[in-house]
RNA sequence: GGAGCGGCUCGGGUGGUCGUCGGUCCCGGAAACGGGGCGGGAGGAAAGUCCGAGCUCCGCAGGACAGGAUGCCAGCUAACGGCUGGUGGGGGCGACCCCCAGGAAAGUGCCACAGAGAGAAGACCGCCGCGUCGCUUCGGCCACGCGGUAAGGGUGAAAGGGUGCGGUAAGAGCGCACCGGGCCGGCGGUAACGUCGGUCGUAAGGCAAACCCCAUCUGGAGCAAGACCGAAUAGGGAAGCGUUUGAGGGUGGUCCGCCCGAGGCUUCCGGGUUGUGUCGCUCGAGACCCUUGGUGACGAGGGUCCUAGAUGAAUGAUCACCACCCUGCGUGAGGCAACGAACGCGGGGAACAGAACUCGGCUUACGGGUCCUCCGACC
RNA sequence: GUGGGUGUAGCUCAGUGGUAGAGCACUGAUUGUGGCUCCGGUUGUCGCGGGUUCAAGCCCCGUCACUCACCCCA
Numbered sequence: 001g002g003a004g005c006g007g008c009u010c011g012g013g014u015g016g017u018c019g020u021c022g023g024u025c026c027c028g029g030a031a032a033c034g035g036g037g038c039g040g041g042a043g044g045a046a047a048g049u050c051c052g053a054g055c056u057c058c059g060c061a062g063g064a065c066a067g068g069a070u071g072c073c074a075g076c077u078a079a080c081g082g083c084u085g086g087u088g089g090g091g092g093c094g095a096c097c098c099c100c101a102g103g104a105a106a107g108u109g110c111c112a113c114a115g116a117g118a119g120a121a122g123a124c125c126g127c128c129g130c131g132u133c134g135c136u137u138c139g140g141c142c143a144c145g146c147g148g149u150a151a152g153g154g155u156g157a158a159a160g161g162g163u164g165c166g167g168u169a170a171g172a173g174c175g176c177a178c179c180g181g182g183c184c185g186g187c188g189g190u191a192a193c194g195u196c197g198g199u200c201g202u203a204a205g206g207c208a209a210a211c212c213c214c215a216u217c218u219g220g221a222g223c224a225a226g227a228c229c230g231a232a233u234a235g236g237g238a239a240g241c242g243u244u245u246g247a248g249g250g251u252g253g254u255c256c257g258c259c260c261g262a263g264g265c266u267u268c269c270g271g272g273u274u275g276u277g278u279c280g281c282u283c284g285a286g287a288c289c290c291u292u293g294g295u296g297a298c299g300a301g302g303g304u305c306c307u308a309g310a311u312g313a314a315u316g317a318u319c320a321c322c323a324c325c326c327u328g329c330g331u332g333a334g335g336c337a338a339c340g341a342a343c344g345c346g347g348g349g350a351a352c353a354g355a356a357c358u359c360g361g362c363u364u365a366c367g368g369g370u371c372c373u374c375c376g377a378c379c
Numbered sequence: 380g381u382g383g384g385u386g387u388a389g390c391u392c393a394g395u396g397g398u399a400g401a402g403c404a405c406u407g408a409u410u411g412u413g414g415c416u417c418c419g420g421u422u423g424u425c426g427c428g429g430g431u432u433c434a435a436g437c438c439c440c441g442u443c444a445c446u447c448a449c450c451c452c453a
Base pairs, nucleotide, nucleotide: 001375002374003373004372006371007370008369009368010367011366012322013321014320015319016318017317018316020041021040023038024037025036026035027034028033043352047363048362050361051360052359053358054357055222056221057220058219062256063255064254065253067218068217069216070215071214072086073085074084075083076082087101088099089098090097091096102213103212107211108210109207110206111205124153125152126149127148128147129146130145131144132143134141135140161179162178163177164176165175166174180202181200182199183198184197185196186195187194188193226279227278228277229275236269237268238267239266240265241264248260249259250258270452271451272450286305287304288303289302290301291300292299293298324349325348326347327346328345329344330343331342334339380449381448382447383446384445385444386443389403390402391401392400397433405420406419407417408416426442427441428440429439430438
């Protein structure tokens, strides 16, 4: 100097002026409202709405089935599909990163094309043996048939362990050694698992982000939840179903149980307002600091603080200084020079994006800083 | 805000994991011209990025865009 789908971290600060949205106090006003003082007013992602909760309603949230979610081990947590630390596997030269990582001897299914054969498989070529016909330079060769053979060729993403030696007519875990694998045991570890030894010739390939099986969890909806006040209209019309032999409802998908249930229910047509009303609505698994336990996620104790609650929706604009990045000019340590630390003056830049009941995560978007790793050059 | 759905050729839509299709449109042939006709022809980053798999439009994850529903009489 360059590169880094490497880690971590921050998301400008102070003050003035003018505005804007809530709160509170004072003054004026019958009220609406107006004026003034004080204090507060976006984010690390407020986003996507992908998970988990609080909260609210559904009479209870009952039973069974279906459905859904999760899936190595241990821990953290209110909870989680999140996080932390490990194990195993994979990627990268490395810093470091990634993994929906249970079961394929419970069963079913799929494995296109190619290929002889795609599943407890398979003789197409080749190799070997035997038989027959023919040829022969008597070594054998060609053709056909019947067998043996999974070493070699060929097909394929994948062909029933791999390498070597022995063995054989040729071959084959047929036998042996090593590696891989299954099972058993010892040791270490809470465990996943690791390691060592023995044993079994090796006993059925892949796909479960195919159905499925196993284990665990799971009632539904969502602040447009829900409660209250106010306004308006025609609580109107048609069709269907039903009134105890019970339609339908209690928003669950089905059934059962339980409860409600009659001028009622469903659908269509029609009509009406759409106050931007009050509460829910911001004190909460809250923020910051200190001590302390733990490798860590996180926990425990103490102290201080109150920090947006708007509803077509406020949180802005501008000026000055400082800080950050880029850049021009000047001075200039140093140097033969190119260059150039540092200082001064000036210009420019600042991304992604914006609360809408509230939290805990994840994911995605984006600008800067810093540490680390790798490469190159020079000393 | 909350809850759903869709994305495949220029347009409207099909598509049980195994070579991506139909109709219209465009174009060529036929005809003096137009229509009809033709086993005529052309046309795809299957919205985008990853993953699982031998193989992905289809399965899984993330992301982007578009779109629908929501009040009262009741």

This is a predicted complex of two RNAs, RNase P RNA and transfer RNA, with 453 nucleotides together. Rfam match: Bacterial RNase P class A. It is annotated as a ribozyme.